[in-house]
RNA sequence: GCGCCGAUAGUCUAGUGGUAGGACAGGGGCCCUCCAAGCCCCUGACCCGGGUUCGAAUCCCGGUCGGCGCA
Numbered sequence: 001g002c003g004c005c006g007a008u009a010g011u012c013u014a015g016u017g018g019u020a021g022g023a024c025a026g027g028g029g030c031c032c033u034c035c036a037a038g039c040c041c042c043u044g045a046c047c048c049g050g051g052u053u054c055g056a057a058u059c060c061c062g063g064u065c066g067g068c069g070c071a
Base pairs, nucleotide, nucleotide: 001070002069003068004067005066006065007064010024011023012022013021018054026042027041028040029039030038047063048062049061050060051059
């Protein structure tokens, strides 16, 4: 330098055009003599910039970062 894969909450992860989901963590409550465990509720995320589309995490282009391969 070229190619391929990936980037979603504090962490891990699902999601192939139509309400962003789950787990852990955090906050509150129930339970309990207390703690832990358990149950319920709440908060919180689509790497950045464009494009396509009625509608984009998703498709296209460019960029950044990480990984792998080739030279």